[in-house]
A computed fold for a 404-nucleotide RNA from an Anaerolineae bacterium, annotated as Bacterial RNase P class A. The model forms 93% of the base pairs in the Rfam consensus. The coordinates come from a structure-prediction model, not an experiment, and the mean pLDDT is 78.
């Protein structure tokens, strides 16, 4: 340099003006003895995300249920760790798959607890022999018996190669190399590594029941406490009450067995507060730890609406993208039958630029004009996952070339 792999981060900046929610304070009308409470104004001051999003794990908060046990249902399943916990996350292990490689993708308890399935093909899907090899009889058609090494079907057929043996074969037996078991060793482990011992009596599926292990009660802020109008109920008192603007009188309603009217009282609707914004919190040095994370010491306060507030315009500037044409670099052609330089048979012959001209318009960069920021919007809060995202900054590897 040129192509990959891959971790982490931002995700427009300032600023004017006019608006929206929330909080502090002040200030003006109205009701109030007041406390204060409504309604307008002023000043300050805060005011989305990395995913606020899907609502799929996971936990916190609440209420209800609940003596231990069991059972029925659900989750998770290599090992260590991390965390409040999770199916999350970090280190690690084994087996499979892609890529030269960085690295990526899948998969992970048990198949002697029983049960189930194993399509097509094939003779046969857990029980054997279709062709075939080999003895032995044969009417020469096959019969009968021994093998399972060769073909063939298959996704899968008594573990692989090579020898030994045999009538002809096989773990019948021998090396190796898988498998199983037992012992050391490294490592907490999962698992590797090394000796040894079994000739390996019988295949897969567990995302089909099922078995072991390990956790799980249930609903969810519209969870839940609190005030408490009007109506309806109860208890007490009780003849008078209320309207027409104050007081007299008059006039109307409601009532005096069927009880107006005023006071109590529980329960709770409407409507109101409240959970509810200091929190498993951010940030930043520092110790710990490969890491996920944690511990300390410091600083910061950072949206809380209730039919939903964060908008609209305008200035500059930043990345990005576009451009008829301009500029500069590169670039090709002339210069160049060609300085310098170098050979050299003295005829020559090699050969490196540079002013300058001209030209494409594929690279690169300037200036100048247009354009111009994806993907989304909190609602009780947190930890993760997944999914959408234009563009941008950054660390770290890896493959090829070239240089020193």
């Nucleotide at each position: 340099a040129c192509g990959g792999c891959u971790g982490g981060c931002c995700g427009g900046g300032c600023g004017a003006c006019c608006g929206c929610g929330g909080g502090a304070c002040u200030u003006c009308g109205c009701a109030g003895c007041g406390a204060u409470g409504c309604g307008g104004g002023g000043u300050c001051u805060c005011g989305a995300g990395g995913a606020a999003a899907g609502u799929c794990c996971g936990c916190a908060c609440u209420c209800c249920a609940c003596a231990g046990g069991g059972c029925a249902g659900g989750a998770u399943g290599c090992c260590g760790g991390g965390u409040a916990a999770c199916a999350c996350c970090c280190g690690g292990g084994g087996c499979g798959g892609g890529g030269c490689a960085a690295c990526c993708c899948g998969c992970c308890g048990g198949a002697c607890c029983g049960g189930g399935c194993c399509a097509c093909a094939g003779a046969a899907a857990c029980a054997a022999a279709c062709c075939g090899c080999c003895g032995g009889c044969u009417u020469c058609g096959g019969c009968c018996g021994g093998c399972a090494a060769g073909g063939g079907u298959g996704a899968a057929a008594a573990g692989g190669u090579g020898g030994u043996g045999u009538a002809a074969g096989a773990g019948a037996c021998c090396a190796c190399c898988g498998c199983g078991c037992c012992g050391c060793c490294c490592g907490u482990a999962a698992u590797g590594g090394c000796g040894g011992c079994g000739g390996c009596c019988a295949g897969g599926c567990a995302a089909c029941c099922c078995c072991c292990a390990u956790c799980c009660g249930g609903a969810g802020c519209a969870a839940g406490g609190c005030c408490a109008a009007g109506c309806a109920g109860g208890g007490a008192c009780g003849a008078g009450c209320c309207g027409c603007g104050g007081c007299c009188c008059g006039c109307g309603g409601c009532g005096u067995u069927u009880g107006a009217g005023u006071c109590c009282c529980g329960g709770g609707u409407a409507g109101g507060c409240u959970g509810c914004a200091c929190g498993a919190g951010g940030c930043g040095c520092a110790g710990g730890g490969c890491g996920a994370c944690u511990u300390g010491c410091g600083u910061c306060c950072c949206a809380g609406a209730g039919a939903g507030a964060u908008g609209g315009c305008c200035g500059c500037c930043c990345a990005g993208g576009c451009g008829c044409g301009c500029c500069g670099g590169g670039c090709g052609a002339g210069g160049a039958c060609g300085a310098a330089g170098c050979c050299u048979u003295c005829g020559g012959g090699c050969g490196u630029a540079a002013a300058c001209u001209c030209g494409a318009u594929u690279c690169c960069g300037g200036a100048c004009g247009c354009u111009g920021g994806a993907c989304a919007g909190a609602a009780u809060g947190c930890g993760g996952c997944u999914u959408a995202c234009a563009g941008g900054c950054u660390g770290g590897c890896c493959c090829u070339g070239g240089g020193g």